[in-house]
Molecule: transfer RNA
Organism: Dreissena polymorpha
RNA sequence: GGCUCCAUAGCUCAGUGGUUAGAGCGCCUGUCUAGUAAACAGGAGGUCGUGGGUUCGAUUCCCAUUGGAGCCU
Numbered sequence: 001g002g003c004u005c006c007a008u009a010g011c012u013c014a015g016u017g018g019u020u021a022g023a024g025c026g027c028c029u030g031u032c033u034a035g036u037a038a039a040c041a042g043g044a045g046g047u048c049g050u051g052g053g054u055u056c057g058a059u060u061c062c063c064a065u066u067g068g069a070g071c072c073u
Stems, first nucleotide, its partner, number of pairs: 001072007010025004018056001027043005049065005
């Protein structure tokens, strides 16, 4: 230098064009307990890396860019 993949909640990830973006773990509150844990119920937490484009509509498709991983030279 070229190519491929990844980036979504605090962490690990799902979601491959449609109305409100989800799960598990974690966190908070309540019930229960002598108390803690567990269990059960509820809740908070997201500019979907960034900037453009396509579209009636983009987390999703296209381009550029940033960071990370890998391959080739």